[in-house]
Molecule: transfer RNA
Organism: Pseudocoprococcus catus
RNA sequence: GCUAACAUGGCUCAGUCGGUAGAGCGACGCACUCGUAAUGCGUAGGUCGCGGGUUCGAUUCCCGCUGUUAGCU
Numbered sequence: 001g002c003u004a005a006c007a008u009g010g011c012u013c014a015g016u017c018g019g020u021a022g023a024g025c026g027a028c029g030c031a032c033u034c035g036u037a038a039u040g041c042g043u044a045g046g047u048c049g050c051g052g053g054u055u056c057g058a059u060u061c062c063c064g065c066u067g068u069u070a071g072c073u
């Protein structure tokens, strides 16, 4: 330098043939207990990496950029 994949709550990851985003773990509260743990219930937390384009509508499609990983040279 070229190619490909990936970028989504604090962490690990789903979700996308376009229709207003979820799980597990973690955090917090309540119940239970003599108390703790465990368990059960609930709550908060994400402008879906950034900027454009297409569309009535984009996490999803297209382009560029940034970062990470892998391969080639």
Stems, first nucleotide, its partner, number of pairs: 001072007010025004019056001027043005049065005